This is a predicted structure of a 96-nucleotide RNA (TPP riboswitch aptamer (THI element)) from Balneolaceae bacterium UBA7797. Taxonomically the source falls in Balneolaceae (Bacteria, Balneolota, Balneolia, Balneolales).
RNA sequence: UGAGCUGGUUAGGGGUGUCCCGGAAAUCGGGACUGAGAUCAUACCCUGGAACCUGAACCGGAUCAUACCGGCGGAGGAAAACCUGGACCAAUCCCC
Numbered sequence: 001u002g003a004g005c006u007g008g009u010u011a012g013g014g015g016u017g018u019c020c021c022g023g024a025a026a027u028c029g030g031g032a033c034u035g036a037g038a039u040c041a042u043a044c045c046c047u048g049g050a051a052c053c054u055g056a057a058c059c060g061g062a063u064c065a066u067a068c069c070g071g072c073g074g075a076g077g078a079a080a081a082c083c084u085g086g087a088c089c090a091a092u093c094c095c096c
Base pairs, nucleotide, nucleotide: 001090002089007083008082009081010080011047012046013045014044016041017033018032019031020030021029022028052077053076054075058071059070060069061068
């Protein structure tokens, strides 16, 4: 010095699975697993990018089971404006 880092305001984007039990069944009810969140929510996450989607009824490994973990992925898509310099971060200059 800087709004690319961080944070905020408003606006916007996204996901909601697997299994078990009860029940004739049901937009039904209860429970368990992972997770920030399982259409319990205006809640959770994300907005220059791993939130989320496609590939994918994919591949390997676990599990009662699963979109559970990893690969795939220096692949492709994917939703912004403003403000903010105390710290962090970045750039430039000076000195050693």
The coordinates come from a structure-prediction model, not an experiment, and the mean pLDDT is 78. It matches the Rfam family "TPP riboswitch aptamer (THI element)". For this family Rfam cites "Comparative genomics of thiamin biosynthesis in procaryotes. New genes and regulatory mechanisms" (Rodionov et al., J Biol Chem, 2002).